[in-house]
Predicted 3D model of a 94-nucleotide RNA (c-di-GMP-I riboswitch aptamer) from Alteromonadaceae bacterium M269. Model confidence (mean pLDDT): 84 of 100. It was read from a public genome assembly, where an Rfam model found it.

RNA sequence: GGUUGAAAAAGGCAAACUUAGCGAAAGCUGGGGACGCAAAACUUCCGGUCUAAGGUAUUCCUAGUGAAAAUACUAAGAUAGCGGGGUUACCAGU
Numbered sequence: 001g002g003u004u005g006a007a008a009a010a011g012g013c014a015a016a017c018u019u020a021g022c023g024a025a026a027g028c029u030g031g032g033g034a035c036g037c038a039a040a041a042c043u044u045c046c047g048g049u050c051u052a053a054g055g056u057a058u059u060c061c062u063a064g065u066g067a068a069a070a071u072a073c074u075a076a077g078a079u080a081g082c083g084g085g086g087u088u089a090c091c092a093g094u
Base pairs, nucleotide, nucleotide: 002094003093004092005091012037013036017032018031019030020029021028022027035081041087042086043085045084046083047082048079049078050077054074055073056072057071058070059069060066061064
């Protein structure tokens, strides 16, 4: 340096739930809390999935100067604890 592994040792992170805040939402952050994780450390480069404020179209209607509502589509928003890629890394074996 590469690779394999979590059996040991030292540790680390923190699901659901709860609470306060942010956000249109998905979701995120802080506190509590542990389902789990050998990269559950970082990073949206690729794919998937989630949401749809805004935008477009349709329905509706007085058929136009369109009000409200509903539906469909749309991510550069979100998910790194969905998978792949990139970067970094403790211990032990080889």